[in-house]
Context: one part of a larger RNA
RNA sequence: GUCUGCGAGUUAUUGUCGGUGGCCGCCGUAGCCCCUCAGGGGCCGUGGCCAAGCGAAAGCGAGUGCGAACAGCGCGACCCGGUCGCCGGCAAUAGACCCGAAGCGGAGGUGAUCUACUCAUGACCAGGUUGAAGCUGGGGUAACACCCAGUGGAGGACCGAACUCGUGGAUGUUGAAAAAUCCUGAGAUGAGUUGUGGGUAGGAGCGAAAGACUAAUCAAACCCCGUGAUAGCUGGUUCUCUCCGAAAUAGCUUGAGGGCUAGCGUCGGGCAAGUACUCCGAGGAGGUAGAGCACUGGAUGGCUUAGGGUCCCCACCAGGAUGCCAAAACCAAUCAAACUCCGAAUUCCUCGGAUCCCAUUAACCCGGCAGUCAGACGGCGAGGGAUAAGCUUCGUCGUCAAGAGGAUAACAGUCCAGACCGCCUGCUAAGGCGCCCAAAUACCGUUAAGUGGAAAGGAUGUGACGUCGCUGAGACAGUGAGGAUGUUGGCUUAGAGGCAGCCAUCAUUUAAACAGUGCGUAACAGCUGACUCAUCGAGCGAUGUCGCGCCGAAAAUGAUUGGCGAUAAGCGGUAUGCCGAAGCAGCGGGUGCGCGGGGACCACGGUUCCCGCGCGCGGUAGGAGAGCGUUGCCGUCCCGGCGAAGCCGUUCCGGAAGGAAUGGUGGAGGGGCGGCGAGUGAGAAUGCAGAC
Numbered sequence: 001g002u003c004u005g006c007g008a009g010u011u012a013u014u015g016u017c018g019g020u021g022g023c024c025g026c027c028g029u030a031g032c033c034c035c036u037c038a039g040g041g042g043c044c045g046u047g048g049c050c051a052a053g054c055g056a057a058a059g060c061g062a063g064u065g066c067g068a069a070c071a072g073c074g075c076g077a078c079c080c081g082g083u084c085g086c087c088g089g090c091a092a093u094a095g096a097c098c099c100g101a102a103g104c105g106g107a108g109g110u111g112a113u114c115u116a117c118u119c120a121u122g123a124c125c126a127g128g129u130u131g132a133a134g135c136u137g138g139g140g141u142a143a144c145a146c147c148c149a150g151u152g153g154a155g156g157a158c159c160g161a162a163c164u165c166g167u168g169g170a171u172g173u174u175g176a177a178a179a180a181u182c183c184u185g186a187g188a189u190g191a192g193u194u195g196u197g198g199g200u201a202g203g204a205g206c207g208a209a210a211g212a213c214u215a216a217u218c219a220a221a222c223c224c225c226g227u228g229a230u231a232g233c234u235g236g237u238u239c240u241c242u243c244c245g246a247a248a249u250a251g252c253u254u255g256a257g258g259g260c261u262a263g264c265g266u267c268g269g270g271c272a273a274g275u276a277c278u279c280c281g282a283g284g285a286g287g288u289a290g291a292g293c294a295c296u297g298g299a300u301g302g303c304u305u306a307g308g309g310u311c312c313c314c315a316c317c318a319g320g321a322u323g324c325c326a327a328a329a330c331c332a333a334u335c336a337a338a339c340u341c342c343g344a345a346u347u348c349c350u351c352g353g354a355u356c357c358c359a360u361u362a363a364c365c366c367g368g369c370a371g372u373c374a375g376a377c378g379g380c381g382a383g384g385g386a387u388a389a390g391c392u393u394c395g396u397c398g399u400c401a402a403g404a405g406g407a408u409a410a411c412a413g414u415c416c417a418g419a420c421c422g423c424c425u426g427c428u429a430a431g432g433c434g435c436c437c438a439a440a441u442a443c444c445g446u447u448a449a450g451u452g453g454a455a456a457g458g459a460u461g462u463g464a465c466g467u468c469g470c471u472g473a474g475a476c477a478g479u480g481a482g483g484a485u486g487u488u489g490g491c492u493u494a495g496a497g498g499c500a501g502c503c504a505u506c507a508u509u510u511a512a513a514c515a516g517u518g519c520g521u522a523a524c525a526g527c528u529g530a531c532u533c534a535u536c537g538a539g540c541g542a543u544g545u546c547g548c549g550c551c552g553a554a555a556a557u558g559a560u561u562g563g564c565g566a567u568a569a570g571c572g573g574u575a576u577g578c579c580g581a582a583g584c585a586g587c588g589g590g591u592g593c594g595c596g597g598g599g600a601c602c603a604c605g606g607u608u609c610c611c612g613c614g615c616g617c618g619g620u621a622g623g624a625g626a627g628c629g630u631u632g633c634c635g636u637c638c639c640g641g642c643g644a645a646g647c648c649g650u651u652c653c654g655g656a657a658g659g660a661a662u663g664g665u666g667g668a669g670g671g672g673c674g675g676c677g678a679g680u681g682a683g684a685a686u687g688c689a690g691a692c
Stems, first nucleotide, its partner, number of pairs: 001692006011094014027048001031043005053060002063075004097236002100233001104226003108223003116200009125190001127159003130155001134151006163187003168183004202218001204214002239627006249262005263372002265369006278354008290342001291340002296336003300332003305326001307325002309322004375400010405416003420589004425585003431579003434564003440576007457551002461548010478535005484508003489503003514529001518527002590617012628681001630678010646665008
């Protein structure tokens, strides 16, 4: 891992609600007795509930309490049943749906054969090296000291086996081993190692101290008990179908992943109005968007002008100037979530009206049962953030959640559209119609970038529509020619001759020609431009708006409009088709509810069956309903050696759980119907046991 078996809302009591019965003032328990014993009958009537409430109580009583009150107000009375069984929902108390802690307590117990320390008694340490004190001899000294040689054999001394340890590395890591092996390493006469026997224990021991060790367990051992501790946490919770169908919010919470009440769901009952909803009309609420500057503030310019600065003047007092700063007022033009003289759309409230399709509706009231309190994304309006986030917090709508189908290459939250079942029928939506891949043609434009299939920004890309100017009295571009004279204008300057700089910028000849646009020279010169003529012969220049393109463009395994590929099979537009879904339609069927018709039963309320019509039938949590199957019991009817159950196979039936028939196997029990009772349904719980 698989298979098989086992495996989770139970039981008791009390309460409450629903269903169903008995009895009726009153109804009846526990207990006891009897019988034909899951049952029936009898005895009993302490006691319990109800028939009246209000008040703290005395107490009063359909009232009572407060109160002076024959005001008022609270709680009651009227409107109505009560009680006791049985069945079901839920709650409370119990282990209370099941499994799961780490832990806590026990003057209960077991452990020092591991290990820590300790006591007693034993054992062990190859070999080699160094050579302390002391001693002897010699030297030496006044005597010591001291020196030399020898002797000697000290040491938590040295090297290194046994022994003990465990430094580094490798292997091992479902190991040979729940700590080892190999290489390497430390100590190896010591605070050494070790045998045997003994001692100390659980808030206790022991500890050269690491919270170490106390039997592979230690920040409090192990076993048993309290014990089914508790677990607002995680996991799991077993057959089927039908109807409806949420929430992820508010308030409070030692509250925030938990609760309680409300909101939203469901079921039963009640009330039912042309009521709720919708629409129309009327009246009202409001201060947002926008706008505005009348208030509160911000900010700019001007004008006027306090107060200052600076300068001039001034013995003082004064005075003057000011392209400086600047209050207030005024003018102009502005800004604001916490400004408003104004002020929508939408929204909300009230009243009146309309339709009578929606309607088998909704709303409302009472009661039973819930679940929900982590929401997510998208559009719109905002706050926070950086006018970031698949960010965060609100409002509002949608979708997902709990929604399948089609589109989007793929893709909960986007677009289309809400799946009762069946069909080898039709029409459509979004989206599509070269091939993959169902379906397309025609026409008008546009793009040349494979743009389509990345931004700010940049540019004689290109198309369309404008505006302004020049142009047959010849424009624009090119080419030929001219581009002069006073004059080297004056000043300045070493020089300044169009062209360093300053000033002026006239006049003449002209078709035109600047007191000069740029290059150039030391200054001239030279080149060129403006300007003019000629040549040429038709458009030229500037600018605005719009469409589509270009550049901008660098990332790590091989690239990508989904792919191929396409110049349309790209983009914009027109027209007409077609494809396309679980949408709509068609045909058949099922089911819930309503209505109509018919049959049966009827305690006349209704129940049930058949037919027709209409409306519905996605669904998590969850509510409600109807069933299937297992096992046992009661009653009744059956089957079985002419072969029960079980098992294997085949066929058939039913809307599902399921049911039957038949062949084989098997060899003794089994089933239908009506009831009753549960140890009643398995795929999941790192479930439990066994098998492989």
Molecule: large-subunit ribosomal RNA, domain II
Organism: bioreactor sludge metagenome